The RNA shown here (small-subunit ribosomal RNA) has 1539 nucleotides and comes from Dolichospermum sp. The prediction has a mean pLDDT of 83.
[in-house]
RNA sequence: ACAACGGAGAGUUUGAUCCUGGCUCAGGAUGAACGCUAGCGGCAGGCCUAACACAUGCAAGUCGAGGGGUAGCAGGAAUAAGCUUGCUUAUUCGCUGACGACCGGCGCACGGGUGCGUAACGCGUAUGCAAUCUACCUCUUACUGGGGCAUAGCCCAGAGAAAUUUGGAUUAACUCCCCAUAGUACCAUUGGACCGCAUGGCCCGAUGGUUAAAGGUUACGGUAAGAGAUGAGCAUGCGUCCCAUUAGUUAGUUGGUAAGGUAACGGCUUACCAAGACGAUGAUGGGUAGGGGUCCUGAGAGGGAGAUCCCCCACACUGGUACUGAGACACGGACCAGACUCCUACGGGAGGCAGCAGUGAGGAAUAUUGGUCAAUGGGCGCAAGCCUGAACCAGCCAUGCCGCGUGCAGGAAGAAGCAUCUAUGGUGUGUAAACUGCUUUUGUACAGGAAGAAACCCUCCCACGUGUGGGAGCUUGACGGUACUGUAGGAAUAAGGAUCGGCUAACUCCGUGCCAGCAGCCGCGGUAAUACGGAGGAUGCAAGCGUUAUCCGGAAUGAUUGGGCGUAAAGAGUCCGUAGGUGGCAUUGAAAGUCUGCCGUUAAAGAGUCUAGCUCAACUAGAUCAGAGCGGUGGAAACUACAAAGCUAGAGUUAGGUCGGGGCAGAAGGAAUUCCUGGUGUAGCGGUGAAAUGCGUAGAGAUCAGGAAGAACACCGGUGGCGAAAGCGUUCUGCUAGGUCUGGACUGACACUGAGGGACGAAAGCUAGGGGAGCGAAUGGGAUUAGAUACCCCAGUAGUCCUAGCCGUAAACGAUGGAUACUAGGCGUAGCUCGUAUCGACCCGAGCUGUGCCGGAGCUAACGCGUUAAGUAUCCCGCCUGGGGAGUACGCAGGCAACUGUGAAACUCAAAGGAAUUGACGGGGGCCCGCACAAGCGGUGGAGUAUGUGGUUUAAUUCGAUGCAACGCGAAGAACCUUACCAAGGCUUGACAUGUCACGAAUCCUGUAGAAAUAUAGGAGUGCCUUAGGGAGCGUGAACACAGGUGGUGCAUGGCUGUCGUCAGCUCGUGUCGUGAGAUGUUGGGUUAAGUCCCGCAACGAGCGCAACCCUCGCCUUUAGUUGCCAUCAUUCUGGUGGGCACUCUAAAGGGACUGCCGGUGAUAAGCCGAGAGGAAGGUGGGGAUGACGUCAAGUCCUCAUGCCCCUUAUGUCCAGGGCUGCAAACACGCUACAAUGGCCGAUACAAAGGGUUGCCUGCUCGCGAGAGUUAGCUAAUCCCGUAAAGUCGGUCUCAGUUCGAAUUGAAGUCUGCAACUCGACUUCAUGAAGCUGGAGUUGCUAGUAAUCCCGGAUCAGCACGCCGGGGUGAAUACGUUCCCGGGCCUUGUACACACCGCCCAUCACACCACGAAAGUCGGCAACACCCGAAGCCGGUGGCCUAACCGUAAGGAAGGAACCGUCGAAGGUGGGGUCGGUGAUUGGGGUGAAGUUGUAACAAGGUAGCCGUACCGGAAGGUGCGGCUGGAUCACCUCCUUU
Repeated sequence: ACAACGGAGAGUUUGAUCCUGGCUCAGGAUGAACGCUAGCGGCAGGCCUAACACAUGCAAGUCGAGGGGUAGCAGGAAUAAGCUUGCUUAUUCGCUGACGACCGGCGCACGGGUGCGUAACGCGUAUGCAAUCUACCUCUUACUGGGGCAUAGCCCAGAGAAAUUUGGAUUAACUCCCCAUAGUACCAUUGGACCGCAUGGCCCGAUGGUUAAAGGUUACGGUAAGAGAUGAGCAUGCGUCCCAUUAGUUAGUUGGUAAGGUAACGGCUUACCAAGACGAUGAUGGGUAGGGGUCCUGAGAGGGAGAUCCCCCACACUGGUACUGAGACACGGACCAGACUCCUACGGGAGGCAGCAGUGAGGAAUAUUGGUCAAUGGGCGCAAGCCUGAACCAGCCAUGCCGCGUGCAGGAAGAAGCAUCUAUGGUGUGUAAACUGCUUUUGUACAGGAAGAAACCCUCCCACGUGUGGGAGCUUGACGGUACUGUAGGAAUAAGGAUCGGCUAACUCCGUGCCAGCAGCCGCGGUAAUACGGAGGAUGCAAGCGUUAUCCGGAAUGAUUGGGCGUAAAGAGUCCGUAGGUGGCAUUGAAAGUCUGCCGUUAAAGAGUCUAGCUCAACUAGAUCAGAGCGGUGGAAACUACAAAGCUAGAGUUAGGUCGGGGCAGAAGGAAUUCCUGGUGUAGCGGUGAAAUGCGUAGAGAUCAGGAAGAACACCGGUGGCGAAAGCGUUCUGCUAGGUCUGGACUGACACUGAGGGACGAAAGCUAGGGGAGCGAAUGGGAUUAGAUACCCCAGUAGUCCUAGCCGUAAACGAUGGAUACUAGGCGUAGCUCGUAUCGACCCGAGCUGUGCCGGAGCUAACGCGUUAAGUAUCCCGCCUGGGGAGUACGCAGGCAACUGUGAAACUCAAAGGAAUUGACGGGGGCCCGCACAAGCGGUGGAGUAUGUGGUUUAAUUCGAUGCAACGCGAAGAACCUUACCAAGGCUUGACAUGUCACGAAUCCUGUAGAAAUAUAGGAGUGCCUUAGGGAGCGUGAACACAGGUGGUGCAUGGCUGUCGUCAGCUCGUGUCGUGAGAUGUUGGGUUAAGUCCCGCAACGAGCGCAACCCUCGCCUUUAGUUGCCAUCAUUCUGGUGGGCACUCUAAAGGGACUGCCGGUGAUAAGCCGAGAGGAAGGUGGGGAUGACGUCAAGUCCUCAUGCCCCUUAUGUCCAGGGCUGCAAACACGCUACAAUGGCCGAUACAAAGGGUUGCCUGCUCGCGAGAGUUAGCUAAUCCCGUAAAGUCGGUCUCAGUUCGAAUUGAAGUCUGCAACUCGACUUCAUGAAGCUGGAGUUGCUAGUAAUCCCGGAUCAGCACGCCGGGGUGAAUACGUUCCCGGGCCUUGUACACACCGCCCAUCACACCACGAAAGUCGGCAACACCCGAAGCCGGUGGCCUAACCGUAAGGAAGGAACCGUCGAAGGUGGGGUCGGUGAUUGGGGUGAAGUUGUAACAAGGUAGCCGUACCGGAAGGUGCGGCUGGAUCACCUCCUUU
């Protein structure tokens, strides 16, 4: 120096936004598993489940240098036999090498396995043992003398199937026993000095007693004592999971004395004594779990884990027990009990893989019945050596990490194929392939070939301390002929899996059609799916890739680092107070915390850093660093705690004032209400939206007088007062508590908070006794209503009141815990004090304490808070962690009960929520407009009929349009055609288009069959252009591309259109404000038809709309004068003609009107008013065209166009006939009427705008008429349609179903047309329905309008009451904006945003799911009481037995067996505890398609809602009492702001 390199977010709640908040994803990891795939190597790892059961083999032996020995093997010797004369066989001999079994020693307590148990001194860490032991090993000292008794084996004789075992005889040892010796070992007694840490220790002593030994020898051992090392034991501080819905536990329990026991302390055990011991700093109980080094993750703090490796612990089939031993209560030892398995001759026996392999079972899942002791290590041995499933290796497995490869370079005909598109062709795959050149890792073949080995032993040499060290030589490899190296040959042997809607890198086609399916979240799929399945392509990884599971992260989503609690989840209803936590100023001391130096420890491995070794890496090795913590020691003394002695600013006491609906008790008062009595008095009263029930002629109500009762206290009264909160209001008195002001004095930190605990605690409710006027749950009745268990009304019980006692909850709210300090102000108000002033009270100013409003900084998601903080800080307490389930269940506690407190889980959803924004909506508010209402006129709704529609019918009645905004609509005209429909008959490259081929000119005429289409026969006719090849056009035929479709989808579309609405709105740029969605502008004051204009304003400008510009009508001028016109002139029947262009008119260009002028008003503006002027016209002059951003998935695929789908001898096409016209009743738009303002007859006047050659048709003739015949003129200011009608004049009818009205029907005709039967129009004659002005309701219109009257046109052969235009006559009314409808602007509430046709609640019914209760029933676990009691230790007994020693003997000492006793596992019985399974039935909950009943909530949600409580009701819910605003609206009060 290193040690110290590091912190990313995203999706999803909404129409959009910010926030809160959950869910999900991207990362890393794994002893993994599964799916698909797979070339190689290295290094690791590999039953996580059944501590389930185990066949078979192996895993602990060794020593002959301890011993007796010789079963087997080898050698040797001897004897005998056979013979091949040096071989074989047999027997004998422990003689030798060796050695089975046995005695003995050491080992078997290590190594190896597993994680059941254990919440414990088990583990970790740090100490202690003056309270301990330690075989083998090392060092030191001393000793090693003498003697003896047995026993296994072998042998003999038995029992048994076996395992095994009995008796007898005999024998050895480093087996065992005795004696001697004994110092410092041990025991007893005892003296002295010193030391320590309490018991105590150590040293020097004295006396007495007790205990040793084993031999063997070339090497070695043994005994006693001491020391070391190692290992073990015990004790202690601290740390070590969850549950309080486990709160009390404990009798050897806690302590003492004595004894026993142990290696050792100790209730470890026993007896006695005492009554302690543990616990909210969590005892006891329950659940779960081996602990650590470490591992994963994380920036870290943390969180999770405890495989492999290392340390410790526990266990060895389950439970108990001891023996041996240095060490065990012993994995491969013993005994007993139990379960299980096996053998058996049925009498009895055997066993324990959680050692290595392996088997079965379980499971998603985890390997070989391998090799070797070569190395490392262990046991025994002097050693050789033996043993060693420890270990080292190999095998299997992509289980993981690391590395390598599957080729490299060139190569465009940008090949083919495939895919796609705008499809002649382009693009992608793609330099990819082919092809050319190069290389050879890997693989194959052949050849060579390691390191790991150092030794031990033996031989030799050297050194010295003489049994050790060093050197040389010799020997030893499972892996393995492996790693590695070389040569040969050849691109040869080697790529997959996932994904491609967003997050998240990567897109197209086809198929499918809310199906099949996908999905981590959001979500895809209902006919154009980048989301399903396939394909092509692409992306990111790669011998792997994905999925699943689990952990950490992201998640600041439990927040120490690093969160919150006004409204999102969250402040206890309030106070008192215990433990605890925290605590004012200053001094001294000591040093517990704190800071600091040093020391010890923090095992190794691992992690970090640096080097090094395998070709690199993974892996391995070496070095080094670091360390929290714990312990020791020295120092510092600021801070905290402690001790001592102080201070007064906190707190408290005291004095004097003062304040108040503070509390409790007693007394008194008046107003009102109801009731009773009496008087007066008469018919109603009362109540409501309107009514009724009710009361009243038996005299109510009203009124007067008197009396009684209970409850509550008007005015004052006030964001005024008091109280901890709940709460407290007439007056007076008594008792009592508190605040505050002022001033000195006193105490001297006495303070703050407060888990548990205690007290108080609205209303409702409960118990007992009173009381009961009014009000009033329940209840009864009356209404309302579809119903009305409600709202409204009439009654009315509990209750409300008092006393005593419970309950203990409220939106108990400021939705804001308490305390202290600090941080701009302004204006009120209550109490007190002071100053000023005054005679005094006011006024004014200052201070303290309370109580309000506004507001700055700051904070906040925003709203808002803002010295009374939600600001800045400190201290203490309570509480929160997604929504629902649920404040529910179970348990416990409290309560008389109602209930209260505490308080989950399964399951389910991806949201639930807060604040604010823009819209929309409101049975919210304000302002304004519109034939919206009102004022009027005329209709419609009643009749007949026409037309359209629904419905019905039908073979078909083609289709579309369906509130306004479909219904005289598409259709400006269905007899055929149209025509799309129906039944029948035909055709199939087609009725129509293009292309190819063949034939024929085209074309025309005549027959036959047929309803026609069509089929068939015959005849006429030979065209045009030409470069002379042919071509154009037409027709027929053939085959194929294709035609065709009024078939579907207007919810795939274009285009067009309707509607809100000719309503005045809709937006943008820049700026500003806001975190943001957004706001501002566009709001406000005026004004307008108008977002029209003016003024103001953080806005300034602009765009699309409005208006204007356009057309038309109204006036004038100019130009022009035919087909128009005629004043003047001529002429004539006639502007017919000459003439003229003044006028009318025509049609082109202009002018004119702008609130320009005046007066008034208004802010002097914009503008408004004027029966003002002028003007043809006056305030947009009338009308038209013109339709902003958008809404309605509005309408149209049947005008047209068009994507996709469908039909193709038919859904195409041709044809004739039928239908679209059918008809009981219904609806809509019209027409004609009902008559005298009229009908009819006669006469007569005045238009405009149009149309016309397949046409309009004059004139003339005929017909009653529709019309017919004939024919001038006109391609139109020229001719024609063409008489306008209402009107006017005259006549008639005289109020009737008529001389009204015309339907219907009969007859006869006309016209159009191939054709009027279904099914045309018109004419004439006859017929003459209904109808006498129309219910509820509903509609049009504000002036040349309504009303009324005719005329024309389009369509069209014909057909008009419809439609589109034209002119004629020509009104009434508008006070006004309360109401209905629609619309615009502002504002307000919202749980709506598909936007109120919205949202949404509860019961009931059905299906499924999880849970609770339940008569019971089954099982587990841990205890308790009693019974029985194995093995065994200990104790007892002394009947029995016994080698060593003593003793002459008897006997003794000592030992053994047996028996008895305490304890004691398993077992049995019993009553409880606790946990779990199951259970007829039952309870609520959750989720489900469009079920049923209502409509509770969201707007004033139509009765404001909600909270607590009580009663009631199918259900949401209703009502009573008290409370809250998290209630809209209007008015008032108070306060604030401005002047």